[in-house]
RNA sequence: GCCUGUGAAGCGCAUCGGGGGAGCGCACUGGUCUUCCAAACCAGAGGCAGCGGGUUCGAAUCCCGUCGCAGGCU
Numbered sequence: 001g002c003c004u005g006u007g008a009a010g011c012g013c014a015u016c017g018g019g020g021g022a023g024c025g026c027a028c029u030g031g032u033c034u035u036c037c038a039a040a041c042c043a044g045a046g047g048c049a050g051c052g053g054g055u056u057c058g059a060a061u062c063c064c065g066u067c068g069c070a071g072g073c074u
Base pairs, nucleotide, nucleotide: 001073002072003071004070005069006068007067010026011025012024013023019057028044029043030042031041032040050066051065052064053063054062
């Protein structure tokens, strides 16, 4: 330098042949229970998807650029 993959809540991941309020587990907050804690159960907060731009009525999803990480080639 070139190619491929990846980047989504604090962490790990679904969703990725465009369309319903972007979900799950753990963690976190409150409640029930308990003498208290934990566990269990119930409820809740938290992201608009690395960044920028484009296409579209509509983009996490398609296209372009760019950045980080991982792998491969020379």
A computed fold for a 74-nucleotide RNA from a Blastocatellia bacterium, annotated as transfer RNA. Model confidence (mean pLDDT): 83 of 100. It matches the Rfam family "tRNA". Gene Ontology term of the family: triplet codon-amino acid adaptor activity. By type it is a transfer RNA. NCBI's taxonomy places the organism under Bacteria, Pseudomonadati, Acidobacteriota, Blastocatellia.